[in-house]
RNA sequence: UUAUAGAGAAGCGUGGAGAGACAGGCUCUGAGAAACGCUAGCAACCUGGUAACCAAGCCAAGGUGCUACAUCCUGAUCCCAGGAAUGCUCGUCAGGUGACGAAUACGGGAGAAUAUAA
Numbered sequence: 001u002u003a004u005a006g007a008g009a010a011g012c013g014u015g016g017a018g019a020g021a022c023a024g025g026c027u028c029u030g031a032g033a034a035a036c037g038c039u040a041g042c043a044a045c046c047u048g049g050u051a052a053c054c055a056a057g058c059c060a061a062g063g064u065g066c067u068a069c070a071u072c073c074u075g076a077u078c079c080c081a082g083g084a085a086u087g088c089u090c091g092u093c094a095g096g097u098g099a100c101g102a103a104u105a106c107g108g109g110a111g112a113a114u115a116u117a118a
Base pairs, nucleotide, nucleotide: 001118002117003116004115005114010039011038012037013036014035018028019027020026022075023074024073025072040067041066042065045063046062047060048059049058050057071113077110078109079108080107082106089102090101091100092099093098
């Protein structure tokens, strides 16, 4: 940089208190966290085959990756014929205590960040 990320797939041993990137939330965890090892599995990015050359599809599974929770949820910034009540704030107008507009919760979209592959 590009692609993908609501699908899919866990047991045992060692270990002994943390883990889910980060922040907030929520959750997992002595009925045993991380890490390491073994075995099993998922997926199909690369790779190989189909195929002398190009290769969509299909097949395999050698190199990675992965096997709680949607990438667990939200998260910069931008966009929207979405957007309530009252108030705050800002702007314009009026000049008597108001009108109009913007902004703000929330919702949607893009995207950022992160992870993995090449």
A computed fold for a 118-nucleotide RNA from Fulvivirga marina, annotated as SAM riboswitch aptamer (S box leader). The prediction has a mean pLDDT of 82.